[in-house]
Context: one part of a larger RNA
């Protein structure tokens, strides 16, 4: 000087408390451990691994296993030699395919007509190739403490020196934020602001958007003429700055209250992550040193496996019901997506879906029904008209192909489950809870992930305690 303390003082955070809803019990989905296996490819392992890499394992992917094959190789560059009925296409046979054998078609392009140039193939050689090892050799990227308020430097001063000071102190702040004081005076990286979205208004612009007033028309609909008022769209501005008033304070910074205002004290949200820590993670995204393999640890193919199941754990979904379930009726969104695509009306089917293809090039058109909601009916506390696992049969769709191993539909079957021990998690407002919708990946496949809107709470006395963190101080046999 740090680090640590079941030392002290002060302060903060959904850290506790106050509340609301969960997890832990059940079934299923998914990841992991373990076990099994020819293989169950590999990595991630307290917080910060475990719906993680994987934004999508039937084949492919695929790295694993078994078997069948290849050896200048699936791919790149170069050298030498040779071929140019070449490359390729296709037929037959063998084969699971990869591939092999034979036949047919196919007279490579340019040209200064020289195998000269280009291209292809064959052979030989340099080499290719490796998801093989080392993340404790590395780059790059990332997680974490933590969006915590810290981390440092120059000059000066003090100290023999390591170092200190500044950065401590008194206030204040979300903040090393600002003020005052001070052997310090300044500065840098962080904080804040500048950026994006959102909340109010104005100007401009009105199409594919809108429809108040005027007119036309319809069973009905901005459907039509028209209009720019409104909504909306998207560009530029305005607006919020403790600016104003009162109080408190060292009359400083600031805090408390108020006015006006759409908004008030960082308005709400996002992006943004200091010096560093964990030899944290990643050689399997890519790059890369070293080591290793080279008729194999490389490459091609078929089938299997990654989906295996006495069990254990994590994360979710669905429930256990009456604030509910079921039946028929009925109302209101936003984000976004679409050409190998989205696909209305209509017709067929109980349905998944099929036929068909109007319209749509992105504010247009389509997906499109939003669902909880609301009014009506049934049910009456039951393992039920709750719950839907499991299993049987029959189907639909995608796709060469759904046996291992897809999703969905109909009929039947109807398991556990009656609110969950110890323990433990999230959340402070348009939040939690609840309800549906969209997107990426994608032939198909989602309870996951990323977004969008609808309905919409309760509670916070407070900082004694638990956890994490910040500042000062104190002790130390630790570095």
């Nucleotide at each position: 000087u740090g680090a640590c303390g079941g030392g002290g003082a002060c302060c903060c955070g959904c850290a506790c408390a106050a509340g609301c809803g969960g997890u832990g019990g059940a079934g299923u989905a998914u990841g992991u451990g373990g076990c099994u296996u020819a293989a169950u490819u590999c990595g991630a392992u307290g917080c910060a691994a475990c719906g993680c890499g994987a934004a999508g394992a039937a084949c492919c992917u695929u790295a694993c296993c078994u078997g069948g094959g290849c050896u200048u190789g699936a791919c790149a560059u170069g050298u030498a030699u040779g071929u140019c009925g070449u490359a390729g296409u296709u037929u037959a046979c063998c084969g699971a395919a990869a591939g092999g054998u034979a036949g047919a078609c196919g007279u490579c392009g340019g040209u200064u007509c020289g195998g000269c140039c280009g291209g292809a193939c064959a052979u030989a050689c340099a080499c290719a190739g490796g998801u093989g090892c080392u993340g404790c050799a590395u780059g790059g990227c990332u997680g974490u403490c933590g969006u915590c308020a810290g981390c440092u430097c120059g000059u000066g001063u003090c100290g023999u020196g390591a170092g200190a000071u500044g950065u401590u102190g008194g206030g204040u702040u979300a903040a090393g934020u600002c003020c005052c004081g001070c052997a310090a005076c300044g500065a840098g990286c962080g904080c804040a602001a500048c950026c994006c979205c959102u909340g109010u208004g104005a100007a401009u612009a009105g199409u594919u958007g809108c429809c108040a007033g005027c007119g036309c028309g319809u069973a009905a609909u901005g459907g039509c003429g028209g209009g720019g008022a409104c909504u909306c769209u998207a560009u530029u501005c305005a607006g919020a700055c403790u600016g104003c008033c009162g109080g408190u304070u060292u009359c400083a910074a600031a805090c408390c209250g108020g006015a006006g205002g759409a908004a008030g004290g960082u308005g709400g949200g996002g992006a943004u992550g200091a010096c560093g820590u964990c030899a944290a993670g990643u050689c399997a995204g890519u790059a890369u040193g070293g080591c290793c393999c080279u008729u194999a640890c490389g490459c091609c193919c078929a089938g299997g496996g990654c989906u295996g199941c006495a069990c254990a754990c994590g994360u979710a979904c669905u429930a256990c019901a009456a604030u509910g379930c079921c039946c028929a009726g009925u109302a209101c969104a936003a984000u976004g997506u679409g050409a190998a695509c989205c696909g209305a009306u209509a017709c067929c089917g109980c349905a998944a879906g099929g036929u068909g293809g109007a319209g749509g090039a992105a504010a247009u058109c389509c997906u499109g029904a939003a669902a909880a909601c609301u009014g009506g009916g049934c049910u009456g506390u039951a393992g039920u008209c709750c719950g839907g696992a499991u299993c049987g049969c029959a189907g639909u769709c995608u796709g060469c192909a759904a046996c291992u191993c897809g999703a969905c539909u109909g009929c039947g079957u109807g398991a556990a489950g009656u609110c969950g021990g110890a323990a433990u998690c999230g959340c402070u407002a348009g939040u939690a809870a609840u309800c549906g919708c969209g997107g990426a990946u994608c032939a198909g496949c989602u309870u996951g992930c990323c977004g969008c809107g609808g309905u919409g709470a309760a509670u916070a006395c407070g900082u004694u305690c638990c956890c994490g963190g910040g500042u000062c101080u104190u002790g130390u046999a630790c570095a």